Description: Transfer RNA from Erodium texanum, 75 nucleotides, folded computationally. The coordinates come from a structure-prediction model, not an experiment, and the mean pLDDT is 80. The RNAcentral record of the sequence draws on ENA. A source record names the gene trnfM-CAU. Its Rfam family is "tRNA".
């Protein structure tokens, strides 16, 4: 250099095609409830420039172009 896959909350992931329109799930974290107390359980909450830059669009995590990082294959 060539081909393929991945990048979304502290962690692990879904959402991406058919159909662009409120960013979600589990765990973790914080507060409250419960308990003699802890765990478990229940309720609520915080936390996201959706890797980065640009474009299309009324509207982009999603479509288009470029870049970066990681993983695999081939050489």
């Nucleotide at each position: 250099c060539g081909c393929g896959g991945a990048g979304u909350a502290g962690a692990a992931c879904a959402g991406c095609a058919u159909u662009g329109a409120u960013a979600g799930u589990u765990c973790g974290c914080a507060a409250g409830g419960u308990u003699g107390a802890u765990a478990a359980c229940c309720u609520u909450g915080a936390g996201g420039u959706c890797a980065c830059g640009g474009g299309u669009u009324c509207a982009a995590a999603u479509c288009c172009c470029g870049u970066c990082u990681c993983c695999g294959c081939a050489a």